[in-house]
Context: one part of a larger RNA
Formats: sequence, C1' cells, structure tokens
RNA sequence: UUGGGUGUAAAGGGCAUGUAGGUGGUUAUGCAAGUUGAAUGUGAAAUCCUUUGACUCAACCAAAGAACUGCAUUCAAAACUGCAUGACUUGAGUUCUGGAGAGGAAAGCGGAAUUCCCGGUGUAAGAGUGAAAUCUGUAGAGAUCGGGAGGAACACCAGUGGCGAAGGCGGCUUUCUGGACAGACACUGACACUGAAAUGCGAAAGCUAGGGGAGCAAACAGGAUUAGAUACCCUGGUAGUCCUAGCCGUAAACGAUGGGCACUAGGUGUCGGGGCGCAAGCCUCGGUGCCGCAGUUAACACAUUAAGUGCCCCACCUGGGGAGUACGGCCGCAAGGCUGAAACUC
Repeated sequence: UUGGGUGUAAAGGGCAUGUAGGUGGUUAUGCAAGUUGAAUGUGAAAUCCUUUGACUCAACCAAAGAACUGCAUUCAAAACUGCAUGACUUGAGUUCUGGAGAGGAAAGCGGAAUUCCCGGUGUAAGAGUGAAAUCUGUAGAGAUCGGGAGGAACACCAGUGGCGAAGGCGGCUUUCUGGACAGACACUGACACUGAAAUGCGAAAGCUAGGGGAGCAAACAGGAUUAGAUACCCUGGUAGUCCUAGCCGUAAACGAUGGGCACUAGGUGUCGGGGCGCAAGCCUCGGUGCCGCAGUUAACACAUUAAGUGCCCCACCUGGGGAGUACGGCCGCAAGGCUGAAACUC
C1' cells in the first nucleotide's frame, strides 16, 4: 500500500461559507466514451499445466497440445454509468400568512447591592480565624439615618426551558438586522450533497494605543500555620477583569461522537406551531430530555437526536518514549501559533 478503524483503547478538523474535485431524483429519445459479446491479429523462446516419449526409474531432457486471464482493430448490443436534447415534481429553492426565541449590532433608561465622599445621631470597639495576628478605630471607626459620586454585574422570573454554525447569548425600551419553525396554495424545475485549497468567525488568558477602575484579584508585601511553607487560611494589593480601535487564533473549543440522505418497536416528560374535539384528550410537523426493543459494542453503554442498517463526500489514526521537540518554511509586535521529522531507546 491493501485492509481495518476514529464516544472512553491511536484517531472527527474549534465552527462555518464555499472554489476545484468527488457524488447525484423521475422519465423519453439519440450517441456509444465506460460496459458486455463475437471475430481477427498479436501476446518471442524458455518456464508453469496436460498428454506422450527418451536415459533401467526419478530428477533432468525432448515432442505435441493447452495456456499466456493482456493489448490493438473491426462488427454488434444499449440494461447500467456517461454525454446531448426534451419533459416531470417527490429533492432543493422562492412567495404569502402566522406565532416563538438570553440570535447579532447600536443607542438610551432602571432598581438592588458593594466601595468611597459629605452631613446627623452615637461610643469603644470593629474586622478576621480552627485559634490568632497583621489591619481599621478616641484625629471618633464599626452601627444607624440623610445626601452625593463612580464602576461593574443584572436577584426573583429560571426550567436536563429558549436561541445561535461553533465560540457563545440573560434587567428594561427603541432602532437596524440574521436564522429557524408551522400552515397554505401558487411558482422555478434537480437549481442538490460534500468540500482539498482559500476566506471569515472563534471562550479565557495575553499583546499595542487611548480611556476607565466600584468589587474581585495573578504578581507582590505583611500576619499566621509548619520541621520548612516561595502554599492552603487572614489583612492589604498592582497588572488584569470593563470600554474603544487593532492584534493573537489557542482550550477537557466536549456529546471527548464531521456533514448529508434513506430505512429500522415503542413508552413517558417538556418547548414552538397546526388540525379535530364541549371537555378529557387524540392526531400531526419541528426541537429538547429520560426509559427502552431489534441490532450494535471489548465492556461501559448507544438505541428514530444511533455508537443500528446502507449510500455519498471530507478530516484523521497505524506500538510507547524521543516529541507536538529539532530543523526549514509560513504567520505574529511579542508571547507564541501552524506545518512537523530523525538518530537513539524499550
């Protein structure tokens, strides 16, 4: 390589858009590239195989035949694939009506709480812990009442609830805007699926510049603990956390499960829509959970939201360490990222 695999053993790309490519619904006619059949030519000899022969036999040798599964040409077939032309509506899309939603962007607004500042009342404690101490407080703290400032986050509602491709999204209002779902007929007529490359998006931390800074809090300082304590606990506290613009491009980016289509018992919750019904409820489409049959699985488990049965396309794996390292290349301000070995060793 072939093959076999990828939830947990090695292995699904973080996610999407989509180029090339691969694959592709029903039907009619034609063509004949693939495909199938026939004929002819060729397919050296030797070898292999079959049948004989010859060395006393065998090996060895010789003869004849078969075979050489291939290639080329010609003729023929038209089921399947392909190509061309035409048609179709079930795949896909468009239109209309309707409701659901923390989907996205911007602006504005709100209350609770923490902290700080000012003022009143008031006096000796407060804070913290396993216990303490560092710390705050008679220069009046903590408590309590009134006023003010500022930043960040939005209790209850809240739900194996919802939305989004993923990352992710949660106070309220307005504006702009994406997607999905249901129902209805009408329209287009295969316009589809996947997708190397490419491009875009991408938590947190980190970086650049300018703002902001309440709380929290790496680093750091101090107090404890301890044999030590560069920790766990406590008192402080700076980056950061927030905003704007731009980088970074990684995560246990997880359902550790790529996408699409079809098929294969059910039961029971829940969210959104439709139909029937007086109601109870029943039917149906689309999500989201649990249980469970067949089947699958090494087991655990999965089981119409498959890890079952099939088809199509992409990605990836091939013993452990060395190593996600070195070298080179590309990207980045840097941190570093992507690609990614070998010697050696077990």
Molecule: small-subunit ribosomal RNA, central domain
Organism: PVC group bacterium